This is a predicted structure of a 466-nucleotide part of an RNA (small-subunit ribosomal RNA, 3' major domain) from an uncultured bacterium. The coordinates come from a structure-prediction model, not an experiment, and the mean pLDDT is 82. The RNAcentral record of the full RNA draws on ENA.

[in-house]
Context: one part of a larger RNA
RNA sequence: UGACGGGGGCCCGCACAAGCGGUGGAGCAUGUGGCUUAAUUCGAUGCAACGCGAAGAACCUUACCUAGGCUUGACAUGCACGAGACAGUUCGUGAAAGCGGAUCUUCCUUCGGGACUCGUGCACAGGUGCUGCAUGGCCGUCGUCAGCUCGUGUCGUGAGAUGUUCGGUUAAGUCCGGCAACGAGCGCAACCCUUGCCCUUAGUUACCAGCGAGUUAUGUCGGGGACUCUAAGGGGACCAACCAUUUUUGGUGGGAAGGUGGGGAUGACGUCAAGUCAGCAUGGCCCUUACGCUUAGGGCUGCACACGUGCUACAAUGCCCAGUACAAUGAGACGCAAGACCGCGAGGUGGAGCCAAUCUAUAAAACUGGGCCUAGUUCGGAUUGGAGUCUGCAACUCGACUCCAUGAAGUUGGAAUCGCUAGUAAUGGCGCAUCAGCUACGGCGCCGUGAAUACGUUCCCGGGCC
Repeated sequence: UGACGGGGGCCCGCACAAGCGGUGGAGCAUGUGGCUUAAUUCGAUGCAACGCGAAGAACCUUACCUAGGCUUGACAUGCACGAGACAGUUCGUGAAAGCGGAUCUUCCUUCGGGACUCGUGCACAGGUGCUGCAUGGCCGUCGUCAGCUCGUGUCGUGAGAUGUUCGGUUAAGUCCGGCAACGAGCGCAACCCUUGCCCUUAGUUACCAGCGAGUUAUGUCGGGGACUCUAAGGGGACCAACCAUUUUUGGUGGGAAGGUGGGGAUGACGUCAAGUCAGCAUGGCCCUUACGCUUAGGGCUGCACACGUGCUACAAUGCCCAGUACAAUGAGACGCAAGACCGCGAGGUGGAGCCAAUCUAUAAAACUGGGCCUAGUUCGGAUUGGAGUCUGCAACUCGACUCCAUGAAGUUGGAAUCGCUAGUAAUGGCGCAUCAGCUACGGCGCCGUGAAUACGUUCCCGGGCC
């Protein structure tokens, strides 16, 4: 000077408290440990690993195992020598890669040769082999916490101090006052995006108030720029007004919005030799007829068990049946696919329209009516048997979905533990990426319905200042 203290003071945060809903018990999904295995590829391991890398493991992917095969190699550049092909078609062998045979067949040229391809040889290629404790880059975390520093001056023998402490105040080292300090930088805030109100401009594929036409019906048609909306530019909150002393805080009024309006992006100096050599790059070391390359099959899905994260439930604020409403984000040509017909259904046939404000996809909870009557049930749906559909070369290991049958555990969960302060929690559906298909109940978004509680800072956890 820091760090630490079961030292003190001050302050903050869903940190506790006050509430609401969960996890921990059940079944299933998924990740991990362990065990097993020829292999169950590798990495991640308190918070900050464990629905994580993986926004898609049947083959491929794939890095692992078994078996077969290749050795200038699947890929790059150069040199030397030789050849004229290569691709394509057909046949044979083989599990496959591949090997062999038959047929057919190059371009430019200054005629020296060159381009391209193949073969042989040599330099070399190649390595998801090791080291993240040799590294770059990227990223997690403390933490969107309010801090971290510098120049000059001053003080101190010096390490250092001062400034940055103090009194107020703030979300904030935010601002004010004071002060041997005076200034400055990185952070804070603002500038950026989005959302909430208004105006102007524009009016198709969106809209339809008034006018006309038409239909069983629909902005369907003429038309209209009013409204909604779309998308470009502005306004608006800021230094506004008033009251209590500067800063500020509390209130009143106006206002769509009030004290950072809500949300996002944005992450200081640094810490953890944190993570990543398997995204990529890269030093060093190691392999070079193999630790490289390739093919088939298997494995990554294995199951006495343990843990994490989720989904579905245990029911009546419910379940089942029928009827009737109301969205937004986004996606679509190797695509989205309407009406119609076939099938109980998954789906099939067929293909109007749409490169999309034009066409495509039923929102569901909700509401109305009826049934069930507290039961392991008309709750719950695991498991298993049978029959099918779709994708794909191929669903045995190991796909999803449909129908019929079957109907397990489960009656609200010990110790413990998690999330959340408002359009939030809870709850309901919809969309997208990856993607042939899908183990998506995951991830990322969108809209519908829509709460309770916060006395307070003694205590638990983390953090800031003295």